A computed fold for a 308-nucleotide part of an RNA from a metagenome, annotated as small-subunit ribosomal RNA, central domain.

[in-house]
Context: one part of a larger RNA
This record gives sequence, C1' cells and structure tokens, in this order.
RNA sequence: CUGGGCGUAAAGCGUACGUAGGCGGAUUAGAAAGUAGGGGGUGAAAUCCCAGGGCUCAACCCUGGAACUGCCUCCUAAACUACUAGUCUAGAGUUCGAGAGAGGUGAGUGGAAUUCCAGUGGCGAAGGCGGCUCACUGGCUCGAUACUGACGCUGAGGUACGAAAGUGUGGGGAGCAAACAGGAUUAGAUACCCUGGUAGUCCACACCGUAAACGAUGAAUGCCAGACGUCGGGGGGCUUGCCCUUCGGUGUCACACCUAACGGAUUAAGCAUUCCGCCUGGGGAGUACGGUCGCAAGAUUAAAACUC
Repeated sequence: CUGGGCGUAAAGCGUACGUAGGCGGAUUAGAAAGUAGGGGGUGAAAUCCCAGGGCUCAACCCUGGAACUGCCUCCUAAACUACUAGUCUAGAGUUCGAGAGAGGUGAGUGGAAUUCCAGUGGCGAAGGCGGCUCACUGGCUCGAUACUGACGCUGAGGUACGAAAGUGUGGGGAGCAAACAGGAUUAGAUACCCUGGUAGUCCACACCGUAAACGAUGAAUGCCAGACGUCGGGGGGCUUGCCCUUCGGUGUCACACCUAACGGAUUAAGCAUUCCGCCUGGGGAGUACGGUCGCAAGAUUAAAACUC
C1' cells in the first nucleotide's frame, strides 16, 4: 500500500465558517479526454516460462517458440464519467404572510442572587442562556403563490467563537472562599469539623485556548414496522373539546436489522453514497529535543533508546 476499524476495547478535531481539493439532480444534442474493440510500429540481447537438443547426469550451454502485462500512432463505438452548448424543477436559495423562544448586545430598575413558575419543556454551531422594562439584532418553524435555475455537500491549510481556573491594567469588594492563621479531632492530622481570612469570584478592556469541551457517537443525503408522551405551526371534521391528518423539534418503549456483549433501533450504533479527522500492543510519553504561539502559567506539533 491493500485490508480492518473509531458509543464503552486504540481511535470523531471543543464548535462553526470557509480557500484549494474531492464528490455531485433530471434531460437533449455535440465532440471524443478517460473508457471499450480492432490494425500498425516499437518493446535490443541476455534473464524468466514452454518444447526440443549437447556435455555419461546435473548445474551449465545451444536452437526454436511464447512472453516482455508497457509506450506511440491510426480507425471505430458513444452506455458511463469528464467537457461544450441548450432545456427543466424534485436539491439549494429568494419573495410574501403568520408564529414560538432563558438566542445575542446595550441601557434602565432592583442591596446581592434569581427561589416559586420550571417540565425527559424552550433557544443556540458549540461553550452556554432563567427577575422585570425598553432599544438594536442573529437564527429557526409553518403556510402560500410567484421567482432564480444545481447556485449543492464536505472541507487539508486558514479564520472566528470557545466553561471554569489563571494572567495584565484600572475599578469594585456584601456574601462565599484556594493560600494562610488559630481552635478542635487524632498515635500523628500539613485533612475532614469550628472561628477568622487574602487572592479570586463581580465590572471594563486585553490575553490564555484548555475540560469527563460527553450523546465518551464528525458533517451531509436517501431508504427501511410500529406504539405512547411532549413543544411549535398548518389543514379538516364537528356533538365546542375532543377526533383525524400533516410539517418541524424533543423524549420513552419496541420490530426488522446491527452489535463481542451491554445495548442501538426513522434523533441508528440498520441499509447505502460522498467528503474530512483519527487508530495500529502496554510502559517510556502526550514526555524529551526542535519549531510555532504566549507577559507568564503553559498550549500545540511530536519522537527515540530502553523495557515487558
């Protein structure tokens, strides 16, 4: 390399946007790069393989054939991929009308915080978001006709965001509270318990860039039995508070199927396709050295000797 994998055995980047690249809907015509068939040229000899032959045999040697899976060129085909020129609307997007929401930022109010409401509930790409009012603002869902006409998916590098702790400067400091001090407990008690208490926790600006950053499950698309909740819309029936249906979330159980098992099961870990990331025995080690970044703490990239 081929091959096999990534919920829990090693393995999904913390998350998104996006460059190059890879992949890509339906249909018509053309051309013929890939592709397929045929012809020609070349593919030195030796070697390898096959059939004969010569040294008493063999190694070895000789003769002939095949082969040299390749390259170049000409002709033909046109299904598929790519290309060129059109067309289309099922993907994607735009417009219009509704709707839900702890989505974000700022200001005000409140002593601080946000109990109750509160929920397997809602929103957000993730981190995360919960008193009330106002302003600005991002995304989402549903319904409708009209429009654009593949504009799409993924994404190496890159860029942005990214809990807590920590760092710098300036504020603030009620409560809590690493460090620290004292008292207990104890054989001891650098702890658990009690009394104090500084950084910090809060605000503004600037860094850091890590977490069991978890669903330990990358993103996207299509297909594959059901049942019961719940959230947000639409449509219909009508006995007016229920029933039927549809779209989008969020859960529980369960069939096929998958799995080593546990379990997963239309929100897949099923059946397939595309693209990216990652894994290859344990320890040494996410360490050393070097590079990059950082004020520092450190982060990131990342071995080997040796050993079992």

Overview: Rfam family: Bacterial small subunit ribosomal RNA. The coordinates come from a structure-prediction model, not an experiment, and the mean pLDDT is 84.